Molecule: small-subunit ribosomal RNA
Organism: uncultured prokaryote
RNA sequence: GACGAACGCUGGCGGCAUGCCUAACACAUGCAAGUCAAGGGGCUCUUCGGAGUCACUGGCGCACGGGUGAGUAACACGUAGGUUAUCUGCCCCCAUCACAGACAUAACACCGGGAAACCGGUACUAAUAUCUGAUGAGGUCGCAAGAUCAAAGCUUUCGGGCGGAUGGGGAUGAGCCUGCGGCUGAUUAGCUAGUUGGUGAGGUAAUGGCUCACCAAGGCGACGAUCAGUAGCUGGUCUGAGAGGACGAACAGCCACACUGGAACUGAGACACGGUCCAGACUCCUACGGGAGGCAGCAGUGAGGAAUAUUGGUCAAUGGGAGCAAUCCUGAACCAGCAAUGCCGCGUGUGGGAUGACAGGGCUACGCCUUGUAAACCACUGUCGGAUGGGACGAGAAGGUGCUUUAAGCACCCGGGACGGUACCAUCAAAGGAAGGGUCGGCUAACUACGUGCCAGCAGCCGCGGUAAUACGUAGGACCCGAGCGUUGUCCGGAUUUACUGGGUAUAAAGGGUGCGCAGGCGGCCGUGUGCGUCAGGGGUGAAAUAUCCGGGCUUAACCCGGAGGGUGCCCUUGAUACGGCAUGGCUUGAGUCCGAGAGAGGAUGAUGGAAUUCCUGGUGUAGCGGUGGAAUGCGUAGAUAUCAGGAGGAACACCGGUGGCGAAGGCGGUCAUCUGGCUCAUUACUGACGCUGAGGCACGAAAGCGUGGGGAGCGAACAGGAUUAGAUACCCUGGUAGUCCACACGCCCUAAACGAUGCAUGCUUGGUGUUUGGAAGCAAUUCUAAGUGCCGGAGGUAACCCGUUAAGCAUGCCACCUGGGGAGUACGAUCGCAAGGUUGAAACUCAAAGGAAUUGACGGGGGCCCGCACAAGCGGUGGAUCAUGUGGUUUAAUUCGAUGCAACGCGAAGAACCUUACCCGGGCUUGAAGUGCAGUGGACCGACUCUGAAAGGAAAAGGAGUCUUCUCUUCGGAGCCGCUGUAGAGGUGCUGCAUGGCUGUCGUCAGCUCGUGCCGUGAGGUGUUGGGUUAAGUCCCGCAACGAGCGCAACCCCUAUUCUUAGUUGCCAUCGGUUCGGCCGGGAACUCUAAGAAGACUGCCUACGCAAGUAGAGAGGAAGGUGGGGAUGACGUCAAGUCAUCAUGGCCCUUAUGUCCGGGGCUACACACGUGAUACAAUGGUUGGUACAGAAGGCGAAGCCGCGAGGCGGAGAUAAUCCUCAAAACCAAUCUCAGUUCGGAUUGUAGUCUGCAACUCGACUACAUGAAGUUGGAAUCGCUAGUAAUCGUAGAUCAGCUCGCUACGGUGAAUACGUUCCCGGGCCUUGUACACACCGCCCGUCAAGCCAUGGAAGUUGGGGGCGCCCGAAGCCGCAAGCAAUUGCGUUUAAGGCGAACUUGGUAACUGGGGCU
Repeated sequence: GACGAACGCUGGCGGCAUGCCUAACACAUGCAAGUCAAGGGGCUCUUCGGAGUCACUGGCGCACGGGUGAGUAACACGUAGGUUAUCUGCCCCCAUCACAGACAUAACACCGGGAAACCGGUACUAAUAUCUGAUGAGGUCGCAAGAUCAAAGCUUUCGGGCGGAUGGGGAUGAGCCUGCGGCUGAUUAGCUAGUUGGUGAGGUAAUGGCUCACCAAGGCGACGAUCAGUAGCUGGUCUGAGAGGACGAACAGCCACACUGGAACUGAGACACGGUCCAGACUCCUACGGGAGGCAGCAGUGAGGAAUAUUGGUCAAUGGGAGCAAUCCUGAACCAGCAAUGCCGCGUGUGGGAUGACAGGGCUACGCCUUGUAAACCACUGUCGGAUGGGACGAGAAGGUGCUUUAAGCACCCGGGACGGUACCAUCAAAGGAAGGGUCGGCUAACUACGUGCCAGCAGCCGCGGUAAUACGUAGGACCCGAGCGUUGUCCGGAUUUACUGGGUAUAAAGGGUGCGCAGGCGGCCGUGUGCGUCAGGGGUGAAAUAUCCGGGCUUAACCCGGAGGGUGCCCUUGAUACGGCAUGGCUUGAGUCCGAGAGAGGAUGAUGGAAUUCCUGGUGUAGCGGUGGAAUGCGUAGAUAUCAGGAGGAACACCGGUGGCGAAGGCGGUCAUCUGGCUCAUUACUGACGCUGAGGCACGAAAGCGUGGGGAGCGAACAGGAUUAGAUACCCUGGUAGUCCACACGCCCUAAACGAUGCAUGCUUGGUGUUUGGAAGCAAUUCUAAGUGCCGGAGGUAACCCGUUAAGCAUGCCACCUGGGGAGUACGAUCGCAAGGUUGAAACUCAAAGGAAUUGACGGGGGCCCGCACAAGCGGUGGAUCAUGUGGUUUAAUUCGAUGCAACGCGAAGAACCUUACCCGGGCUUGAAGUGCAGUGGACCGACUCUGAAAGGAAAAGGAGUCUUCUCUUCGGAGCCGCUGUAGAGGUGCUGCAUGGCUGUCGUCAGCUCGUGCCGUGAGGUGUUGGGUUAAGUCCCGCAACGAGCGCAACCCCUAUUCUUAGUUGCCAUCGGUUCGGCCGGGAACUCUAAGAAGACUGCCUACGCAAGUAGAGAGGAAGGUGGGGAUGACGUCAAGUCAUCAUGGCCCUUAUGUCCGGGGCUACACACGUGAUACAAUGGUUGGUACAGAAGGCGAAGCCGCGAGGCGGAGAUAAUCCUCAAAACCAAUCUCAGUUCGGAUUGUAGUCUGCAACUCGACUACAUGAAGUUGGAAUCGCUAGUAAUCGUAGAUCAGCUCGCUACGGUGAAUACGUUCCCGGGCCUUGUACACACCGCCCGUCAAGCCAUGGAAGUUGGGGGCGCCCGAAGCCGCAAGCAAUUGCGUUUAAGGCGAACUUGGUAACUGGGGCU
C1' cells in the first nucleotide's frame, strides 16, 4: 500500500459497487421451460357463424440461459497453427422436386388390478405421426455398364403467406491433431504388454491401438520419466522504480461437475443440473405388497464457522424459447430490501466577538499559565434531514389508417413503466436533529499532575514498573485521522535478506582431501558457403472489459460512455550477414611430438651396510642398580648394574639436512642395481585448435581401526603396581597386551585443523632482496634469461587483520559450496561397509542473538623493568595470666542509636551517678518546653511566702484571703514588654546516606590523570604520555608527527639544626662592687634565652664515569650534603564506602503524640567469643636510704601547721618569661639470693578522704589487713631503619567528681639491612583473553525438580492407489430363437467379497536424546 475480510468502540445523509473464502454438508416450502395448433376428441358458452378450456397425438425447444470449483499437472488452459481426416438444427443464397397409395395408434369409451405410484385388457379413430410404389436435376457406389436414395401439407383478403424433399454454397457453432508456455518434492530413478510400430479388419461425423487378429521389439527418462503432494486455467487483480513476487472474489473467455459410481437412449448437438436405466449411501410415504426424491438455479432452513443478505416486485426495458402473429413463458434480466463491507461525495454551521469571563476543569515557582475566540453575546446562511406543492428521462413497440420502390419502408392516430409520486425543481421554518476513535519513552506527530510501588499492568521491536513512572491506571492538555478509528489475519514492499537486473566463499555461513575423465558449458588467427540464432521492413493475430492518454455524460467525484495508443508474445513473408552456430579451405601463436642436455627423499622390486637398543653365552668384578621434585614399586649375593669378547633378532637410517628437492594430494630420507611416471632448459624440425573446465563415474587417499597368515628389538592404548593428591579411574615412575613391521600384486575401511582454513585454467598490472635447477654473453668480476621456492613492499583490494606477478588486484571460462544461532551433521529413509562407521540429510521446538576483525580497560599460579618495614637481617611485642576498655552474642521492661575485611571493635564518646539521654516504667501538658506572624483581651513584668504531690504539675473553693516589692519611651493616639484566648502554624535523635548538600575514610603522598591544535585510523581510538638513559617523582636529558598546556610531583608555608643584626623584662650574670650568700642588690647588654629580620645548601667546587641529565667519592669546605630532619599540603577518580544522630535538606510518616515536662530505672546486665590496652611473671630486678638533671603546658593556690595517708586548716603570691605545679628512669650505698619469693598485685574485709541535691544500683582516692592467676606464652600475627625501636616519667583537653584511653612533652638510648628468589601492595611496558557488575569474572557436564515439542517401540486403529482371484446389475455390441414384440446366451463392466504386499496418518506401556525454567 492492498483486502469478498473479521473483532472492539462509535455512527447523520446520498451515489456506485460488493456480500458462504468454512461443510461439492443435509435440505421443509414456493417459484426457476415451455410453446404452437396441422390432427382426432372431452367439457362449457353460443347470436349457431363460432368462441373458450382441458388432456392426448404431432412439431420445435428443453445440449441455451443460471450455479459451483469437487475432480483434473491434462492438448485441461493460454498462444500460434493444421483439418485434402470432419459434422453443423434454426438463418441466408442457388438449383430441382412435391405424383400415386397404404397400415396402425394415443386420446375418448367399456372392463379389470393396485393403498399409492401407476398398470393391464377389449373395441373405435385422425394427422405435417408411420409405411410402400413412382420420378431422379442432383448425391452415393462403381473403370464402365449400371445400381441405389426423396417429400406434407395448412391457411388466405386468392395477390400470397407459413411449411415439406434432394443437392450445392455461405454464415454460425462444434469435433479432432500439433509446436511452444506456466507448481513442488530425487529422503520418488528407473517406467511401460495395447505398451511402441507395422499389415489387415472393425468402429466413428472424422484421423488414430480407438478396438481386435497377426508380426516386429520397441517407446519414455537426469533437458527429470514414473511416483507422491498441491491446484480448475486465462484475460487480469494487488504490490513493486523496474525486473519480479503473491493471488485467480466480483466482470469476461475456456474447461469440468450436477447426491456417489456406471451406462447408454433420443437428437443437428448430450452420454444430458430441474431426462431415462442400474448399483450404492441417505431422506420421505406406505394398507409392508411396494413406491418417491436429489437447491453446486432464485429466495429460504438447519449445521459448520470469526464471518457473508429478502421465502420481495416486474416482464416496463435488454436478451432467450415457442408461434405467421397477437401473445404466452422466463428467480436470465431490470429493480427494490438488508449490511459503514469497500470506493466516492456532502453535512454536523459561517463571520465577528478579550472584560483574554469575577464561572468550571487542569497546573503552578502562588506571580501566573492553560483549556481559549472556545463560550456568552451580535450578525448571517440554509447543504442534508423535516413540511408542502410540482414531477420526469428511460418508450424506438404493438395495433389502426394512408402512401409506396412491398420493405427490418414512410407519415399520422391511438397507446404501454416494476423501479416510482422515486430522481429532480420550487416554497416554508429553525443553528434548530447530526462526532467519534486511536495515540502522546524512541522508532513516530503529540506532556504534565495524581494513584500504584517488579504489585496491578503495558509491550510491534528496544524495553517500562522494586516510593518522585512523559512507558501501568485516571485526569487535564496535545497530536493524527474523521462517519469512521483502532486491533487481528493475509499478500507485496522496504529485504542487494536467493542477488537476471543485483550477493558471496583466507579469518564472519560457505572451495569438494586429490587427480583422471564421459556427458554438458565455454573456446585461437585468415577466408568461403549457408542464413539456424541475431538484426531490419511488411502482413496476420494478440477477444471484450481492465490499465494509460484524449474527449464526453450524471451538480462534482466514485461510476458510466466514445475514441486513440500500447500490448515486451506467436505465426507468415521479404531482406542484411558484423558476431555466435553449422559446413568447408588454409595458418601457427594455444596444445602436443621427435632430436640434445639436466636436477631430484617421485614410485615399485631385489640386494646390501654400519651405529645403537634388547636378549643369549662366556670372562672380569662386587653390592648395589634403576628411577624421581623427592621417593617407592622393580632388578640384584641363584652375582645385577658396570666392563670385555662372541652370537641372535627386529625396527629405524645420526652427521650431510637447508622456509633445500620431488610428487596431483596423502606423502617421500643409509647405500647399490633393475624397471618406471612426471618436470625443466636449449635449438631447429613436425602435427595443425588436437584446447579449458568437468555434474554423475573411475582411481588414489595420513593415522587409527577390521579380516587372514607371519613377525615382534624398541616404543606402547588397555591393564597391573608404586607415587602425588582431599580424591587422582590423570600428569611422574616400574612393568606391559593389542598395535606399530611384512604379505601369491594380501583384502577392507575412506575419514582428519586431508590447511595456504585460499578450486582449476588463461591473460594483464611498479619494484627490491635471498635461494634451487638449467641456459646465454664475458678472460673474469658480473650481467641477462627460463622454470620453481621464500621474505619485504607499490598501485589496487579488504570490515579490519592483512593480500600484494606464487593476489585476497584487474578480467574471462567451468565446477563445488553458503543464506541467523541452537536443535544437528542428529532423526527417519536410502545406499556403501565384516564391524566400527561413512555418504546423503530434515522437522517440531527454542533464542534475539550467534559470529568476524580491531579498540580501551581489567585480569593471568604470562614475560620484562622498578618501588614500599613487602620479604629478608634485627629489636620489642600480641596470641597464654589478672584487670581495664570496646564489640559480638545472650539476657532484659529497657539493656537507645550508629560504625562491621584491610578502611568497625580505648570508634562517634576531649570523660552515662541525676543531667547528659535519644531507651524502659510511671505521673502530667496539648498553640504546647523554645521561636514567628495576625486578631482579640488584660496587665508592668518578675520574685517570695501557704496547701497537696516523688517531682512535674495541680489547687488556692462563696468572688479564696492577705502582705511586701514595682515600669520605660511618647508626637499622649499609642508603642515596647508580659500574661491569657483564638488562628496560621510549631515540634520530631521518626524513615530513607540507595533521593541529596557538606564533611570524612580508603587505594595513596602512589606518580599518575587529562586537554588544545596538528597528524594517523571508515570507526572505537591512537599519537603526545611510547623508546634509550636517569630520578623519590610523567624528576630531568636525548630521540621521536608531534608542538604546547593544565591538575598532580617539586618548590613557595610552619617547626627544628648554625650564624649574624636589632631589642633587654618578668629572662641572663662574663667582668666590677655590695651581700642576709638567694642574680638577692647596684650594675652590665657580653653569654643563655626570648622573638622579629637576615644569611646559609645550589651537586656550587674537585676527581672519576657519562653526549647530556645525572651518578659515585669516609673528597674539600661547612653547623648542616645531595629532598638535612619533621609537619601541613591528598590529582582524575574508585568503593551506590561512612554519616538524615553535628549541621543543612527533597520526599514520606506522627500531631491530646513518634511532640513536650517530671520521678525512678537502664545505657555499668553475664555461661561465653573476639579486638585494643594496662600490670606482671623478676636479680639489666624488688625494697630502703641518699644525690642530680628536663621540656611543654595549664591557671592555679605557696610557706607554715595537723593527719601514717588520701587530705584538712591556711591564704603569701598570681589575670602570669614575675606567683603556683615542676620529674622518673639514672647515679651512690645497703639488703634480698632464685623461691610462687621482700616477685606479682587481682580479689575481699574494715576504716576513711574528696567532689557533688545525691556515690545503693554506679565515682575516684587513702590506710590497715587479705595475697589469686602468672615462672616469658600453640597455630598464627603486629610495630619499627636513628635521636628511630625499646624504656622512663611529665603535662593538657573534656571535666563538679571520675582515665590503664587519647593528644602533646622531654630524659636515657640500641641492633640490623647480604639482597629482591619468594609472600603482600603498587607503578610502567608488553602479551593472551570466550572477562566489561571487569577473575569475588565467565562458564562445562552429570544429577534433582517442573513444563514443552520430538525420535524409537510390543501392539492397536484409520486413509490411499495399484495387483491377483471370486461374484456380477443396467447398458452397448455379438450370437441364437421368434413373423414380430421380445426372449435367451456370451464378452465387457459399476458396486460387492476374499487375499498377499505397498504407502501414508492417529494412538501407545516403555524408552532415547533435545529445548526452556